[in-house]
The prediction has a mean pLDDT of 88. Large-subunit ribosomal RNA, domain IV from Leptospira interrogans str. HAI1536, 352 nucleotides, folded computationally. Its Rfam family is "Bacterial large subunit ribosomal RNA". Rfam 15.1 lists 51,934 matches to the family in 10,816 species. Gene Ontology terms of the family: ribosome and structural constituent of ribosome.
Context: one part of a larger RNA
């Protein structure tokens, strides 16, 4: 020097990405307790007192019993004794009384996600998963669905208040428009359209017949191709459906100051984003602008609304409890710091 620990004057977070560590709180009665709220909660909120021995005034319980109801294998019970807990007056010692050890620091704001739970066994415990609860959709039972070449099984010794998928995610208010694309579920006249049905027709081989010959020409049969025609389901097409997979504009004009534009004119679409929300876990410009918190605030908290690119079961806006989640801010309380110091033990170095 290094590592555990233990105490520090004044300050009291000035440290730092961040109070990270530390350090305060802690138990037990009595007292007290806000907003808020789903009324259960929030609460040990929060904030205040008291706590050791000695004393014993007294006040409860419990056994026992004169006695009393009563006649049962019975109930009630007063002083008295016991015995147990509590226990005021008023003394007593100490720096110190929940004397050691074990034992919450609060409170205030927003964000996420309701809630306990559950997770990356060894670098992420959260806002991720999951939930209770919505919602679609599939399936009539030898069920849809999965594993399995099958036999067979789960499903289920279950039967639609059943069981299988897919979204969503307590609770409260809601959840708008668009079916043109793609999915999906109906449709069945029309085009297309395989394998098969069909086989007009052409081609090969030749017994023959012509031919001096080369050669032509050629029935049947074998054999190779093959047109019309005929034909499912798909696809084309025709409808429904968005808690299906998704979309949800622009451009110019316009009021008796200016501005701004209820309002009017075009263009395009499938239809032009409602309600609430908005510099957000989302806003480039942005530290956006104005108010609050500091002497001073790129964070935070409340508003505007110019939404670079919020938005309704890819949910959408609230929410009381809950959180080793995340953001800002007070109180207390500290060697985190100003700014370093001493002790304690274990190393390290050095010498043997």
């Nucleotide at each position: 020097c290094u590592c555990u620990c233990g105490u520090u004057a004044a300050g009291g977070a000035a440290c730092u990405c961040g109070g990270c560590a530390a350090a305060u709180u802690a138990c037990u009665c009595c007292u007290g307790u806000a907003a808020c709220u789903u009324c259960g909660g929030g609460a040990u909120a929060a904030g205040g007192g008291a706590g050791a021995c000695c004393g014993g005034a007294g006040a409860u319980g419990c056994u026992u019993u004169a006695g009393c109801c009563c006649u049962g294998c019975g109930g009630c019970a007063a002083a008295g004794a016991g015995u147990a807990u509590c226990g005021a007056a008023g003394g007593u010692g100490g720096c110190a009384c929940a004397a050691a050890a074990a034992u919450g620091g609060g409170g205030g704001u927003a964000g996420c996600g309701a809630c306990u739970g559950u997770u990356u066994a060894c670098c992420a415990a959260a806002a991720a998963c999951a939930c209770a609860g919505g919602a679609c959709u599939c399936u009539g039972c030898a069920a849809a669905a999965u594993c399995g070449g099958a036999a067979g099984a789960u499903g289920a010794a279950g039967u639609a208040u059943a069981g299988g998928g897919u979204c969503u995610g307590a609770c409260a208010c809601c959840u708008g428009c668009c079916c043109g694309g793609u999915g999906c579920u109906g449709g069945a006249a029309g085009g297309u359209c395989a394998a098969g049905a069909g086989g007009a027709c052409g081609g090969g081989u030749u017994a023959g017949c012509a031919g001096c010959a080369a050669u032509g020409c050629g029935a049947a049969g074998c054999u190779c191709g093959g047109a019309a025609u005929u034909u499912a389901a798909g696809c084309c097409c025709c409808a429904g459906u968005a808690a299906a997979c998704g979309g949800c504009g622009g451009c110019c004009g316009u009021a008796a100051c200016u501005a701004u534009g209820a309002c009017g004119g075009u263009c395009c679409u499938a239809a032009g984003g409602u309600a609430g929300c908005g510099a957000a876990a989302u806003u480039c410009c942005u530290u956006g602008u104005c108010g609050g918190g500091u002497a001073a605030g790129u964070u935070c908290c409340g508003a505007c609304c110019u939404g670079c690119a919020c938005g309704a079961a890819u949910g959408g806006u609230g929410u009381a409890a809950c959180g080793a989640c995340u953001u800002c801010c007070c109180c207390a309380c500290u060697g985190u710091c100003u700014c370093a110091a001493c002790g304690a033990g274990a190393g390290u170095c050095u010498c043997g």